[in-house]
RNA sequence: UCCCGACAAAGCCAAACCUGCCCCGAGGCAGGGACGGAAAGCCACGGGUCUCCAUGAUUGGAAGAUGGCCGAGCUGCCGAA
Repeated sequence: UCCCGACAAAGCCAAACCUGCCCCGAGGCAGGGACGGAAAGCCACGGGUCUCCAUGAUUGGAAGAUGGCCGAGCUGCCGAA
C1' cells in the first nucleotide's frame, strides 16, 4: 500500500413511525426517534423500482424521484486476525 473487517477504540450516519414545512406526485427538508450501516460519504453515467405527462393500448418523454436497490466513477476514519 492492497485485500480484509474484532463482542477493539474514538467518533459518524440514521429506517419505520410522529410533528411541521415544500411538491400534482414519487419524494425532499427540519426536529424528535433508532431498524440498521465501514462508505448508509459524493455522483443519476448504466441497469432496476417508483412518480408525472402524452397515448385507445403497445409504447414514448431532451420530465422527475430514489445513492438506505445494484454496478461503474471520485473521495474517505480506525487497525486486531

c-di-GMP-I riboswitch aptamer from Desulfuromonadaceae bacterium GWC2_58_13, 81 nucleotides, folded computationally. Its Rfam family is "c-di-GMP-I riboswitch aptamer". Gene Ontology term of the family: cyclic-di-GMP binding. Rfam describes the family as follows. GEMM was predicted in a large-scale screen for bacterial structured RNA regulatory elements. Its mean pLDDT, the model's own confidence on a scale to 100, is 86. Taxonomically the source falls in Desulfuromonadaceae (Bacteria, Thermodesulfobacteriota, Desulfuromonadia, Desulfuromonadales).